[in-house]
RNA sequence: AGAGUUUGAUCCUGGCUCAGGAUUAACGCUGGCGGGAUGCAUAACACAUGCAAGUCGAGCGGUAACACUUCGGGUGACGAGCGGCGGACGGCUGAGUAACACGUUGGUACCUGCCUUGAACUCAGGGAUAACUCCGAGAAAUCGGAGCUAAUACCGGAUAGACCAGUAAUGGUAAAGCUUCGGCGGUUCAAGAGGGGCCUGCGGCGUAUCAGGUAGUUGGUAGGGUAACGGCCUACCAAGCCAAUGACGCGUACCUGGCGUGAGAGCGCGACCAGGCAGAAUGGGACUGAGACACGGCCCAUACUCCUACGGGAGGCAGCAGUGAGGAAUUUUCCGCAAUGGGCGAAAGCCUGACGGAGCAAUCCCGCGUGGAGGAUGACACCUUUCGGGGCGUAAACUCCUUUUCUGAGGGAAGAAAUUCUGACGGUACCUCAGGAAUAAGCACCGGCUAACUACGUGCCAGCAGCCGCGGUAAUACGUAGGGUGCAAGCGUUAUCCGGAAUUAUUGGGCGUAAAGCGAUCAUAGGCGAGAUGUAAGUCUGGUAUUAAAUACCCACGGCUCAACCGGGGUCUCGUAUCGGAUACUGCAUUUCUCGAGAUAGACAGAGGCAGGUGGAAUUUCCAUUGUAGGGGUUAAAUCCGUAGAUAAUGGAAGGAACACCAAAAGCGAAGGCAGCCUGCUGGGUCUUUUCUGACGCUGCUUGAUCGAAAGCGUGGGGAGCGAAAGGGAUUAGAUACCCCUGUAGUCCACGCCGUAAACGAUGGAUACUCGGUGUUCGGAGGUCCAAUCCCUCCGAGUGCCCAAGCUAACGCGUUAAGUAUCCCGCCUGGGGAGUACGGCCGCAAGGUUAAAACUCAAAGGAAUAGACGGGGAUCCACACAAGCGGUGGAACAUGUGGUUUAAUUCGAUAUUGAGCGAGGAACCUUACCAGGACUUGACAUCUUCGGAAUUCUGCAGAAAUGCGGAAGUGCCUUCGGGAAUCGAAUGACAGGUGCUGCAUGGUUGUCGUCAGCUCGUGCCUUGAGGUGUUCGGUUAAGUCCGUUAACGAGCGCAACCCUCGUCGCAUGUUGAACAUUUCAUGCGAGACUGCCGAUUUCAAAUCGGAGGAAGGUGAGGAUGACGUCAAAUCAGCAUGGCCCUUAUGUCCUGGGCGACACACAUGUUACAAUGGCCGGUACAAUGGGUAGCGAAACUGCAAAGUGGAGCCAAUCCCAUCAAAGCCGGUCUCAGUUCGGAUUGGGGUCUGAAACCCGACCCCAUGAAGUCGGAAUCGCUAGUAAACGCCAAUCAGCCAUGUGGCGUUGAAUAUGUUCCUGGAUCUUGUACUCACCGCCCGUCAAGUCAUGAAAUCUGGGGGUGCCCGACGUGGGGUUAGUCUUUCGAGACGCCUCCCUAAGGUAAAACCAGUGAUUGGGACUAAGUCGUAACAAGGUA
Repeated sequence: AGAGUUUGAUCCUGGCUCAGGAUUAACGCUGGCGGGAUGCAUAACACAUGCAAGUCGAGCGGUAACACUUCGGGUGACGAGCGGCGGACGGCUGAGUAACACGUUGGUACCUGCCUUGAACUCAGGGAUAACUCCGAGAAAUCGGAGCUAAUACCGGAUAGACCAGUAAUGGUAAAGCUUCGGCGGUUCAAGAGGGGCCUGCGGCGUAUCAGGUAGUUGGUAGGGUAACGGCCUACCAAGCCAAUGACGCGUACCUGGCGUGAGAGCGCGACCAGGCAGAAUGGGACUGAGACACGGCCCAUACUCCUACGGGAGGCAGCAGUGAGGAAUUUUCCGCAAUGGGCGAAAGCCUGACGGAGCAAUCCCGCGUGGAGGAUGACACCUUUCGGGGCGUAAACUCCUUUUCUGAGGGAAGAAAUUCUGACGGUACCUCAGGAAUAAGCACCGGCUAACUACGUGCCAGCAGCCGCGGUAAUACGUAGGGUGCAAGCGUUAUCCGGAAUUAUUGGGCGUAAAGCGAUCAUAGGCGAGAUGUAAGUCUGGUAUUAAAUACCCACGGCUCAACCGGGGUCUCGUAUCGGAUACUGCAUUUCUCGAGAUAGACAGAGGCAGGUGGAAUUUCCAUUGUAGGGGUUAAAUCCGUAGAUAAUGGAAGGAACACCAAAAGCGAAGGCAGCCUGCUGGGUCUUUUCUGACGCUGCUUGAUCGAAAGCGUGGGGAGCGAAAGGGAUUAGAUACCCCUGUAGUCCACGCCGUAAACGAUGGAUACUCGGUGUUCGGAGGUCCAAUCCCUCCGAGUGCCCAAGCUAACGCGUUAAGUAUCCCGCCUGGGGAGUACGGCCGCAAGGUUAAAACUCAAAGGAAUAGACGGGGAUCCACACAAGCGGUGGAACAUGUGGUUUAAUUCGAUAUUGAGCGAGGAACCUUACCAGGACUUGACAUCUUCGGAAUUCUGCAGAAAUGCGGAAGUGCCUUCGGGAAUCGAAUGACAGGUGCUGCAUGGUUGUCGUCAGCUCGUGCCUUGAGGUGUUCGGUUAAGUCCGUUAACGAGCGCAACCCUCGUCGCAUGUUGAACAUUUCAUGCGAGACUGCCGAUUUCAAAUCGGAGGAAGGUGAGGAUGACGUCAAAUCAGCAUGGCCCUUAUGUCCUGGGCGACACACAUGUUACAAUGGCCGGUACAAUGGGUAGCGAAACUGCAAAGUGGAGCCAAUCCCAUCAAAGCCGGUCUCAGUUCGGAUUGGGGUCUGAAACCCGACCCCAUGAAGUCGGAAUCGCUAGUAAACGCCAAUCAGCCAUGUGGCGUUGAAUAUGUUCCUGGAUCUUGUACUCACCGCCCGUCAAGUCAUGAAAUCUGGGGGUGCCCGACGUGGGGUUAGUCUUUCGAGACGCCUCCCUAAGGUAAAACCAGUGAUUGGGACUAAGUCGUAACAAGGUA
């Protein structure tokens, strides 16, 4: 210090998440030791038991228990009691409290036991009472009566001042003794120290969806009360007081020193320690006292618990331990007063759960250890592997050594004070010796962020996950293992806080388009705003006081072996108060000026506003006339109007609304907005010039005021046209729309509401500054000119465009700023939920305004980039369309496919780019499928062992595979061991697999597409993705070429180079040529290049025309296929990773199947006939193939074919004299035919072991459908289409009508690019990028979740009125009673009044919960209906 995450990529905005530190923590796994800390955060919930506050006999009467005893409370002592001091400290807790409670600074109307200092005094009396004794009541707690007694208990008296009251005179108020004679006490006054009370400035929290609050309230007077001031209380008087600088209300919360984090500013927290406050079961109250309204005191009320003899009583752990409960969670019913501190005491001493210690807990911090050295080209195991190896790994074993720790034994502290004694901790710390590597390592992680990788298992399952995201058969992300990384007696997780987050921005952000400028104006408070002088409040500076200690930071500081920890010293910050000083800035006061602002005078422009009047054109309606069958409307129609006379035309009338041309980038206005013309009233602005005032200015929240399009509302008018709703007609799958015909509110006017708009320049107002160019409106000045309204130059005010600097994420803005600055206001802080709910305010309503949360997502968004797409645009191309010719789709058949069937109908291909495709040839074989029969180291390969040469002939069984036999045969080389080749047997390594995955792959192929594109280097531009180049103007078949040009070059493609054909020349001449020009064959050359001419053009590229030429602009055809796209095709051609099978998913055999058949599709063949069929005659090719072959002549057969065998390894022979359409002649005469040939019957030929399933061909017979084919659709631009035959591969044969070639005959048409399809380039829009087969919206249906409304119901805190009213203080009364008495009276008691806790009751408000039903919202792989948005999204 940053990183991940929105995108195809980029920049920005913006949220979410992570890495760090911390904790009174908890949970999971694990756990050796020591030191120092810390330990109920939840129920201020309830508590059993024990302890936590007593002490004093030197105040007193005394003697129950104990000891001694002189037997006497005599002595030591001392229970209970009277009395004194202390129980107001210490300890605990944080409920309440938003407050003078706390912090800090000042102040004084006050009090102060014990302590210190000083002064004075301490005289002399009195009467009671507890204890005790006796009696009594009660279960108990406890109480009553009678009697005795003491005091430092109580009460008079005296004395007294520096005390108190009072102006004064004067009046009033004290005391206590004990004693060992040292002293300890007592009283009064004054002072101090320390402590407290009260007052006060300032400071620290959320909410305005809490805006008004207050009645002792605010002040005064008088009185009371208090230690003391004071409405603290009472009476009277006045009506104040607080509040947007946030009163009042509600919620939350003890406050601080400090702690955590952070660079800091800040933000969060308030455990331990320390200061303050508050509380003691809940509420109230007073008493005593120096001090309390009192944690371990009292009284009352309430709730709860306990005891009870039912009559009554007792209690308060938020003290220390401990228990239950709650909770994720927090310890021992320990030791000791040895130390420190406290209470009492003269002291000894007693008490002290304060405290000092120990125990429990890895809860945190710190320290130590679990061994050290050596030890292999490196053991075993485990993991992995390309099988060679690699890892674990010097790690282990093994050798030597050490003993922190551990165990045992021995010694043994300090802590104890100027102190004789005194140590809980503790036989602890520490030291010494002995023993023995002995007793001691885990946890998390390893996809990126983030250090660390492999194997197996799993297969969108199980699971992981902080974010992004992993997992659907090769998971470094799940689980396990090995290995590794990190930390380590801990490691992870969870929770919370700060940081990162400049993500609330003071330091330190923004608002044109990302969230964000109020619709606009006026104006109040507030904020800000000229010169001079004075002042010194702010400000700056110095001093002083304070800011408790601890903490923080520092110190070569000190003490524990170090550290944590502890001790000592030093330093600082912030704040407050006060005393000096400074005076730039701000404030305040005074004063001055004219620049800001305003006024005055004179001009000017204008759809500025309001009111009244008025004009013409047009629409509509009505009247009249002319006139006749249509009109209107639309893409096309129809509804509609019209023979009752429309539309059209002419004339007239009525009525309402809006104002063509001028007209504009124009003008005016604060904005909304404003348009015929005239008149009146009126607001603002600009220019020029003079004078005046003298800062009068700018901005402006809430509150305030006004204006504010359209729509809408109310009342009353008006209503021509237009026109929500509504009706009808169309369109459509539907059409509650778009289109058409009607048409009501409304639109118009008057008055009153509403108060919102993409109210936009998506840009608040004011002021100043900062290059220019070019228009335009208004005013002014100067020049030119005879003159001017023209022109030129300049000044000011508006309004536009283009650009510099600068700014901006970019787009863009750019003197009209989004630049540079100042002032003021408004607003923003992820998306959705939501501008919604609730509440308030406004409104007649509609609704507006203010304005959340739960929940949910990891994005949402801006600008720009490259693509892709568009029912966007421009340009161009292609048999793409058009123009033509011939087909397909209808029939029959062939072939392929789907489907169905089947034991099997093997598998693959299956939009274009599958379907006469793999297959260029399934009867067996092929063959992968099925049934049955067999084999198991195998049909095939290598290795090991053993045996036999190999090989040939043959019998039986069987469907064959196979099984069981028989016979012949003994070879070659040799170092004599054996070897080579081959066969058989055995064993296991292995073979084998057309089994799966083409989505793990190689290779090959299809397609876009023979389309003209696809890129690179350097440079330049951009923050960047990226662009430029490759665009543009021409041109081309072409990114072909030329020109231009921040580009210059280059590569892969195009073209050319290659092959074939076309012309000619030369050479050669077999098997070709009878002679000959020729032809033919082979080889080598020539030729064509826009080269020449003309026209067009930028006179560039090129195009058009022409000449010559066999051929002319690529001469024709072929081969050749850029970067890439489709996870395109193929694991079944081959190869290959992984997985799977191994007496079977391998291998062999026989038979069957791949040939099935209701049907559908695709590709073809043959036809439907006369441009034809049939018969006869007759003419002309080329490419090819041939020895397991082609096969001649001749003969036989109607024919297929047979016999035959010449010739030929081929320019020689054969297929094959090859041809067919063609031509000549004849016949048929429009018909299901002399067309057509399917189907079927019979008979044959050939191939082949074998033609049943399932071959081809021949002959005879049979003679289906079909009469030119719906929607739709295919091919082709010249030797092409169409027609005609021939050959070949494969092949025994052939299902070939297929495929690949060859020649023969040989057309038609192209005006052209509007449209369809595909493609190319540029441009434009985009919410698409899996890229339009995209994206995406809403209702409905299902599930889950949170939430609003809701009749009601429940609970809560607070307030108000009324009733009742304990205890208690206070007031009043008092006849009787008791006590005291100075005889005046006083105290108690009794009666009563006021106040008052709790309680009751009543009506409302508020908050929270619940709630049948209901509203919307969010989320959820594959639901329904449509298609609203994104392209002109098909109606922007």
Notes:
This is a predicted structure of a 1436-nucleotide RNA (small-subunit ribosomal RNA) from a metagenome. RNAcentral holds the sequence, with entries from SILVA. The coordinates come from a structure-prediction model, not an experiment, and the mean pLDDT is 84.